[in-house]
Context: one part of a larger RNA
RNA sequence: UUCAUCAAAGGGAAUUCGGCAAAUUGGCCUCAUAUCCUCGGUAUGUGGGGUCCCAACAGUCUUCUUCUUGUUAAGGGGAUUGCUGGGUGCAAUGACUUGGGUGGUCCGACUGUUUAACAAAAACGUAGUAGACUGCAAGAUAGAAAUGUUGAGUAUAGUCUAUGAGUCCUGCCCAGUGCAAGUACCUGAAACUCGGGUUCAACCGGAUUAAGGGCUUGUAAACGGCGGGCGUAACUGUGACGCUCUUAAGGUAGCGAAAUGCCUUGCCAUUUAAAUGAUGGCUUGCAUGAAUGGGUUAACGAGAUCGCCACUGUCCCUUGGUGGAGCCUCAUGAACCUUCUUUUGUGGUGCAAGGGCCACAGACUUCUAGUGGGAAGCGAAGACCCCGUAGAGCUUUACUGCAACCUGUAAUUGUGGUUUUGUUGUGUUCGCGUAGAGUAGACGGUAGGCGUUAAUGCUAUGCUUUCGGGCAUAGUGGAGUCACAAGUGAAACACCGUCCUUUCAUGGCGAAAUUACUUACUCGUUAGAGGACACUUAUUGGCGGGCAGUUUGGCUGGGGCGGCACCCUCUUGAAACGGUAUCAAGAGGACCCAAAGAUCAGCUCAUCUGGGUUAGAAAUCCAGAGUAGAGGGUAAAGCUAAAAGCUGGUCUGACCAGAUUUCAACCAGCACGAAAUCUGGACGCGAAAGCGCGGCUUAGCGAACAUAAAUGCCAUCUUGUUGAGGGCUUUAUCUGAUAGAAAAGCUACCUCGGGGAUAACUGAGUGGUGUCAUGCUAGAGUACAUAUCGACCAUGACGCUUGCUACUUCGAUGUCGGCUCUCCCUAUCCUGGCUGUGCACAAGCAGCCAAGGGUGCAGGUGUUCACUGAUUAAAAGGGAUCGUGAGCUGGGUUCAGAACGCUGUGAAGCAGUUUGUAUGAUAUCUACUAGGAGUGUUAGUAGUCUGAGAGGAAAGACCCUUUAGUACGAAAGGAACGACGGCCUCGCGCCUCUGGUGGAUCUGCUGUCUGAUAAGGCAUGCAGAGCAGCUACGCGUGUAUGGGAUAACCGCUGAAAGCAUCUAAGCGGGAAGCCUGCCUCAAAAAGAGACUACUUUUAAGAAUCCCUGUAUAACACAGGUUUGAUAGGAUCGGGGUGUAAGUGUCAAGGCAACGAGACAUUCAGCCCGCGAUUACUAAUUAUU
Repeated sequence: UUCAUCAAAGGGAAUUCGGCAAAUUGGCCUCAUAUCCUCGGUAUGUGGGGUCCCAACAGUCUUCUUCUUGUUAAGGGGAUUGCUGGGUGCAAUGACUUGGGUGGUCCGACUGUUUAACAAAAACGUAGUAGACUGCAAGAUAGAAAUGUUGAGUAUAGUCUAUGAGUCCUGCCCAGUGCAAGUACCUGAAACUCGGGUUCAACCGGAUUAAGGGCUUGUAAACGGCGGGCGUAACUGUGACGCUCUUAAGGUAGCGAAAUGCCUUGCCAUUUAAAUGAUGGCUUGCAUGAAUGGGUUAACGAGAUCGCCACUGUCCCUUGGUGGAGCCUCAUGAACCUUCUUUUGUGGUGCAAGGGCCACAGACUUCUAGUGGGAAGCGAAGACCCCGUAGAGCUUUACUGCAACCUGUAAUUGUGGUUUUGUUGUGUUCGCGUAGAGUAGACGGUAGGCGUUAAUGCUAUGCUUUCGGGCAUAGUGGAGUCACAAGUGAAACACCGUCCUUUCAUGGCGAAAUUACUUACUCGUUAGAGGACACUUAUUGGCGGGCAGUUUGGCUGGGGCGGCACCCUCUUGAAACGGUAUCAAGAGGACCCAAAGAUCAGCUCAUCUGGGUUAGAAAUCCAGAGUAGAGGGUAAAGCUAAAAGCUGGUCUGACCAGAUUUCAACCAGCACGAAAUCUGGACGCGAAAGCGCGGCUUAGCGAACAUAAAUGCCAUCUUGUUGAGGGCUUUAUCUGAUAGAAAAGCUACCUCGGGGAUAACUGAGUGGUGUCAUGCUAGAGUACAUAUCGACCAUGACGCUUGCUACUUCGAUGUCGGCUCUCCCUAUCCUGGCUGUGCACAAGCAGCCAAGGGUGCAGGUGUUCACUGAUUAAAAGGGAUCGUGAGCUGGGUUCAGAACGCUGUGAAGCAGUUUGUAUGAUAUCUACUAGGAGUGUUAGUAGUCUGAGAGGAAAGACCCUUUAGUACGAAAGGAACGACGGCCUCGCGCCUCUGGUGGAUCUGCUGUCUGAUAAGGCAUGCAGAGCAGCUACGCGUGUAUGGGAUAACCGCUGAAAGCAUCUAAGCGGGAAGCCUGCCUCAAAAAGAGACUACUUUUAAGAAUCCCUGUAUAACACAGGUUUGAUAGGAUCGGGGUGUAAGUGUCAAGGCAACGAGACAUUCAGCCCGCGAUUACUAAUUAUU
């Protein structure tokens, strides 16, 4: 010194972010217990008393012995309770063990759980509450599936979600997003089907249509959301009330500067001397609010916060002790680190913060201990920031997919019924213009057909109808009837055949819906249940952060936000060729026009003057002047008058093909694009020369792929045709991040690679801003710029504020504030000297000189700052890497947890708030503080000095009394020079006193052990006192009106300048400041000093060793060594404690035994780092 620990006068939280730490309290018995309350608690509430030893008595339980059986007699032992009496000490749970208490507020109900190794919490959980899904082959969940889990459970169950005991409650909104239900209609894929495609096919189209979507409802204890303006009451204020805009609805009850309030330290009250705190109110609430729960709550909490009591070394203000380690000696013996080094200071320079460069100064060599200023020290390729066409985790209405789920179709897949429907066979039926007996479907054949197997006819019924009739069935009846021919007509009839249209019946082949069946299939032990469904497979569409892969631009006075300086045009910048940057300045473009284009011809504009009907300043008309003051589609610049403008005629050169050049892109290359020149062709205008490849010139734009268009062109598959496809040319549709990816976010859970190419500290530069100053006077000051204040304007200084820059540092220079400690500056707050005053005095105001000294204590706040309280001579301002973390702290900021408000769909975010949250290390060099050794200083040694130089503040201020109630003043008031005394701060020294400590020591006490007494051990036990030593809170001390030179300032004499003038020559005064004086160090002061004495090499002298302490970490220093009191011992003195042991007497009691204790012997016993005396012991001998 550090770690651990003990004690502390007086004060008692003044410390500090904060009572952190420590102290207090403490066990048991007993008395007595507030408030609140969910009546259980709170509660060991709080607060008070007792506690040891001895003895008697009275009980209870138990045990032994004896007499002997007493319904327990006598005598003992043990445990325990009560009461009474006696007694000791500072102290009786005597050590050990062992809650400090209380009052508010916030949060969470509680016990519980959590980030093993920085967060224990307000986070999680919880009982309770609510919602959703689910009838069991359930729902949910794991898996590719088989198959598992929940569960050998069954809605009083299981899963999921939200909230979070209890209590009072839980408002409005269904527009958005979800979820659920419905749905006439719309949309909606594949398959089937229909149509087109000359056949076939690719392909195209239509119809039908599932889930889904549209649409309609419901649902907020689903995700979520819950306004503005104006006016109004008989003072004012406020606004019950009204108007208006608007919404899905406009925040209800509550609560409220809150864990939520920016402004803000809101306002008021209480608490305090003082409160950025706390509490209670108010409440306009940036941005409270109702199961993302709101309000309130007893109990509980290693939670957050504020008071009070007690208590204390937290502090004023430090001090002393004990133990371990260290320090010293001997031995053993790592690691980090290490370019080199002969490793100083100041200033300068330098990539702007140098031991190494430059200048000057300093500096003999070396060791030991210590302190941590520097080595932008060591430790870790900075975690902040930026960058990377780096990564990862997470999110979502990013992009693209996949699983899962929903869904149609096909297969697995069978048999029936009913209904509807398609196709086909058979049968049946229908077919009416006019003319024609008349209801003529088309075409063909043919001259017969039909008929007792009952025709024509008649009646009835049914169907149908073009309303004339037709057909069928039944009855009646009983023999003909229809064609051909003729005629009408577009077509001629009987009958037969092939068909069309329509109706009905029936058979076959299907389809859809529905309803059954059982045999596939599924479940089940069986019985049985389900059943062509489901499962499964293929395919279709939907949904799909559940999962996956990726993307998420650039420029940039860091990045982000903003902007576009990302493609073009003009002017300036641009420095007289060309070219030329900035998030430089000023403006534009991403078109427009079939005329606003081509050509030919004619004409002249703006404005002004004069004249003139309605007509005015200004309409149209006339005359004149008129170099452009107009116009030219569009910015600006250039250009422009028989035009490039205005008007008119005729046209389409705004055409096709090709070549060259210029700009784009100065000077290498480069595409699109733009422009200029020319050739060929076809044209237009003009009499012609000619002009015309759009607009007077300079902006008005776009690759590949893909698609489309063209009365275009080419060619392939096998001849042709058609279709499809391919290629070429031209045009159109796009990439504005404009030489052109198809693309959203978060990261504080983060990672990697880099960057001082680039931010956040310091530094550097600058000095807008800031601070300070000066100049000039307008003005204020009754008068008067300058006693004092001083605008506008102007000029500076500083480098403290805030900026700017991005020079240093990203293979790391630890970041705010406080504490501690030191040096410096002055633009001076006080103290000292002086001047002016609107200076009578006093007190001030302003200024000059001056940096020696001082500049403090508290309250709230992390604060710096600012505010406040009481003092004070004064409570000045700054710098030193915003001095100081290898010195401390860690409250703030700035990691990981969590909460509130707000933002965001979300992941998350917030110079918003709140709570919690690791501060490494053995010092190599240098520096500094101390202590040694060696060498040098020219012989050595011992001693006494000098003092170049260095350091110091060695003192600084205040108060009282006196001067003096004096000077001054009308009064009220009211000094000074000088003198005495005191206090505070500071410096140095000391321990007589006071106080602290005091493990030298003495005494008391507890537990336990040594058989008892006595005497001791252990718990570094506790308690009381305390010598020496060390100490402060104690004591002493800090000379002089000193000397010298000065500052501001005040003077003398005195010219320049016959005066005046402190100055020019000369002389003087004048400050706490400067140099001295005073104290300390100081011959290594290389200029290395002086003096005295001794010695001349076996010397003088010194050291080792030995005994020691006035000294001390080692070393050193000092004393002693027999010619000796150096240390020890002994004796005496002095001091501490407090009266030893043993013995005797007394002692409450008790029959006795016994008996705590008291008194006497006894200021005893014990002890002593002190003093004196005394050689008893040891300092012998020896060596260098």